[in-house]
Background:
Model confidence (mean pLDDT): 83 of 100. Predicted 3D model of a 540-nucleotide part of an RNA (large-subunit ribosomal RNA, domain I) from a termite gut metagenome. Rfam family: Bacterial large subunit ribosomal RNA. The RNAcentral record of the full RNA draws on SILVA.
Context: one part of a larger RNA
RNA sequence: GGCGUACGGGGGAUGCCUAGGCUUAUGGAGACGACGAAGGACGUGUUAAGCUGCGAUAAGCGCCGGGGAUUUGCAAAAAAGAGUUGAUCCGGUGAUUUCCGAAUGGGGCAACCCGUCUGGUGUAACAGCCAGUCAUCCUUAGAGAUAAGGAGGUAAACCCGCUGAACUGAAACAUCUAAGUAGGCGGAGGAAGAGAAAGAAAACUCGAUUCCCUGAGUAGUGGCGAGCGAAAGGGGAAUAGCCUAAACCGGUUACGUUACGGCGUAGCCGGGGUUGUAGGACUGCGAGAUGACACGAUCGACGAACAGGAAUUCGUCUGGAAAGCGGAACCAUAGUGGGUGAAAGUCCCGUACUGGUAAGUUAGAUCGUCGAUAGCAGUAUCCUGAGUAGGGCGGGACACGUGAAAUCCUGUUUGAAUCCGCGGGGACCACCCCGCAAGGCUAAAUACUCCCAUAAGACCGAUAGUGGACCAGUACCGUGAGGGAAAGGUGAAAAGUACCCCGAACAGGGGGUUGAAAAAGAACCUGAAACCGUACGCCU
Numbered sequence: 001g002g003c004g005u006a007c008g009g010g011g012g013a014u015g016c017c018u019a020g021g022c023u024u025a026u027g028g029a030g031a032c033g034a035c036g037a038a039g040g041a042c043g044u045g046u047u048a049a050g051c052u053g054c055g056a057u058a059a060g061c062g063c064c065g066g067g068g069a070u071u072u073g074c075a076a077a078a079a080a081g082a083g084u085u086g087a088u089c090c091g092g093u094g095a096u097u098u099c100c101g102a103a104u105g106g107g108g109c110a111a112c113c114c115g116u117c118u119g120g121u122g123u124a125a126c127a128g129c130c131a132g133u134c135a136u137c138c139u140u141a142g143a144g145a146u147a148a149g150g151a152g153g154u155a156a157a158c159c160c161g162c163u164g165a166a167c168u169g170a171a172a173c174a175u176c177u178a179a180g181u182a183g184g185c186g187g188a189g190g191a192a193g194a195g196a197a198a199g200a201a202a203a204c205u206c207g208a209u210u211c212c213c214u215g216a217g218u219a220g221u222g223g224c225g226a227g228c229g230a231a232a233g234g235g236g237a238a239u240a241g242c243c244u245a246a247a248c249c250g251g252u253u254a255c256g257u258u259a260c261g262g263c264g265u266a267g268c269c270g271g272g273g274u275u276g277u278a279g280g281a282c283u284g285c286g287a288g289a290u291g292a293c294a295c296g297a298u299c300g301a302c303g304a305a306c307a308g309g310a311a312u313u314c315g316u317c318u319g320g321a322a323a324g325c326g327g328a329a330c331c332a333u334a335g336u337g338g339g340u341g342a343a344a345g346u347c348c349c350g351u352a353c354u355g356g357u358a359a360g361u362u363a364g365a366u367c368g369u370c371g372a373u374a375g376c377a378g379u380a381u382c383c384u385g386a387g388u389a390g391g392g393c394g395g396g397a398c399a400c401g402u403g404a405a406a407u408c409c410u411g412u413u414u415g416a417a418u419c420c421g422c423g424g425g426g427a428c429c430a431c432c433c434c435g436c437a438a439g440g441c442u443a444a445a446u447a448c449u450c451c452c453a454u455a456a457g458a459c460c461g462a463u464a465g466u467g468g469a470c471c472a473g474u475a476c477c478g479u480g481a482g483g484g485a486a487a488g489g490u491g492a493a494a495a496g497u498a499c500c501c502c503g504a505a506c507a508g509g510g511g512g513u514u515g516a517a518a519a520a521g522a523a524c525c526u527g528a529a530a531c532c533g534u535a536c537g538c539c540u
Base pairs, nucleotide, nucleotide: 001539002538003537004536005535006534007533008532009531015525016489017488020460021459022457023456024455025454026453027452028451029449030448031154032153039100040099041098042055043054044053046078050074051073061094062093063092064091065090066089070082071081072080105114106113107112115134117132118131119130120129121128136151137150138149139148140147141146158189159187160186161185162184163183169176173223199206200205210237211236212235213234214233220228221227241441242440243439244385248271249270250269251268252267253266254265255264256263257262276419278384279383280382281381282378283377284376285375294369295368296367297366298365299364300362301361302360306355307354308353312328313327314326315325317324329346330345331335337349338348339347390414391413392412393411394410395409396408397407400426421436422435423434424433425432476483477482496524499511500510501509502508
């Protein structure tokens, strides 16, 4: 020095565990904010660094409800207290709520500085202090001064609008694709958008919209390349329809005009009226039924903490410990689950089932108030949404790339008709058929999940599962945008080793004690391998 065996050190794999995650289901909720949010800074405790809570009333104050013996958070100990005159705790509702932050009196290098006016306090007078007040924009009212109301910011996805790439694919690349995607901006709601036919169609037609299945990778479109890609119809989900403008009538204000009686024009208000087998005004006739929406009341329902809630014992068994084993019982609308010194239906918390009210919510029912909406006939006249429809040029959207290119939108330029009317049916024309644009509203079926509750998993089990089971978006890195860790486990219970010894020792260890175990001693369950030793054997 090598090999082997034994015993250690070292290390933290493995096994077991779960406090945390992941993915769903069902229900809820879908917002917060100038009444100052989200997010922070600084404070706040008997001693108090951190976390949590709270805000100068500061781990808290009032009231209501629950609950019933302990209690002053994590977090021990000490000190001082509180509590059956009901504390702590749980739920609800109020009060307080420094400073920054939309931040809004002005400023500013956020958490700071400096003011105005009014009232109070204070001073000899100032100063100071306290409460309030003062940003901007929009709307309404007003001649104005001004007043009242609203907005502003934040937030995960879903939604609508405006704007809008490139990589990539086409085996290169330019039309095309990726894609109206990503990104940016604006806006809203619990959903949004769409929506009651100037529709779809072509049969004996259907009858708002939305979503799903199908139709169908079809018809088409396409350097007819790569690709893109419908609709009707059929089957389902859910169903709901309405209001205006105008004609006409009346009122009112201003202006014009007048023969001073009025008349006209414009604006505003009220009535009227709302459609395509045309409808309405108007004229004539007739009826006044039903009871939508909204509001209120009562009842019901939902709704917090929470309440009641069955049934077991024995053992000279094993063990540290019984829930195990053995014997004998019981309950069950409860044998889901968790805990208890190992494995418990009957020990504890619970579970099935039953009950429960406040704030509040309300899809339901009834009642009351209010009062929308419905008719017949006539057809002379009037009305039925104009810089609109349509056309030219240039673009865009439609599955449809300009094409034979209808339809929709419009930057520009033009520009009708008025019911004997107008639009559409994929160039265009005729016949035929369908509809009535140029005003508006509209639940449900649909999309999503930052969040709450309950439940589940042929999901993970600490290099996994969230980046994060642990004081993690922390430590640390970066000028910054941004990047971003590692780190769980004593024991049933701290019973966390009194006392003695070695030692310089608050290091470490040996006795001893606790414990079932200390080869569970806090560098603490198990404790693999690499690696490092000690002893012995063999070999060189």